[in-house]
Molecule: transfer RNA
Organism: Lachnospiraceae bacterium
RNA sequence: GCUGGUAUGGUGGAAUAGGCAGACACAAAAGACUUAAAAUCUUUCGGGGGCAACUCCGUGCCGGUUCAAGUCCGGCUACCAGCA
Numbered sequence: 001g002c003u004g005g006u007a008u009g010g011u012g013g014a015a016u017a018g019g020c021a022g023a024c025a026c027a028a029a030a031g032a033c034u035u036a037a038a039a040u041c042u043u044u045c046g047g048g049g050g051c052a053a054c055u056c057c058g059u060g061c062c063g064g065u066u067c068a069a070g071u072c073c074g075g076c077u078a079c080c081a082g083c084a
Stems, first nucleotide, its partner, number of pairs: 001083007010026003019067001028044005046057004060076005
């Protein structure tokens, strides 16, 4: 230099012939139980705004197509593999 693969919350990891982003698990927080803890059970768990209803943003980065993009297209970055 060329080719292929991968990139999604704190972590692992789903969602693919475009249609509610974050299922499920782990970790974490609060509560119940306990003399106290562990275990177990319940709830919460990306970010901003709002009293609330709700709303805006968020899939490595920057653009494009579309009513709608994690998904399709272009460029770039990082890592992995192969070739030269």